[in-house]
RNA sequence: AACGACAAAGCCAAACCCGUCGAAAGGCGGGGACGGAAAGCCACGGGUCCUCGCUUCCUCGGAGAAGCCAUGGAACGCCCCUCGAAGGAUCCCAAGAUCGCCAGGCUGCCGAAG
Numbered sequence: 001a002a003c004g005a006c007a008a009a010g011c012c013a014a015a016c017c018c019g020u021c022g023a024a025a026g027g028c029g030g031g032g033a034c035g036g037a038a039a040g041c042c043a044c045g046g047g048u049c050c051u052c053g054c055u056u057c058c059u060c061g062g063a064g065a066a067g068c069c070a071u072g073g074a075a076c077g078c079c080c081c082u083c084g085a086a087g088g089a090u091c092c093c094a095a096g097a098u099c100g101c102c103a104g105g106c107u108g109c110c111g112a113a114g
Base pairs, nucleotide, nucleotide: 003111004110011036012035016031017030018029019028020027021026034100040106041105042104045102046101047098048097049096051094053092056089057088058087059086062083063082064081067078068077
């Protein structure tokens, strides 16, 4: 020291549960340990996740118009178009989250072998 031992001293704590903050991803605190030699810190790069808006589409319901049917004429009914709202999927952009996804940067405990 760029290395990492069935070493020693210690350290952190995934899933899950409870509480709390947040619209969500998720954060924090407690319990709990799958793991970790940087699982300490940094969101600058890639990835992933979430959300507002937007594009396209689908579903449900509402309103209006044309056509068809019907009629004395309409309505109802059928079909299609337009508009508005809700839900869902998708694309793009932006904001956010994640350092226990990868890469990078900064810092750091111990000391066998090599």
About this RNA:
Predicted 3D model of a 114-nucleotide RNA (c-di-GMP-I-GGC riboswitch aptamer) from a Pseudomonadota bacterium. The coordinates come from a structure-prediction model, not an experiment, and the mean pLDDT is 76. The organism belongs to Pseudomonadota, within Bacteria. The sequence was found by an Rfam model in a public genome assembly. The model forms 95% of the base pairs in the Rfam consensus.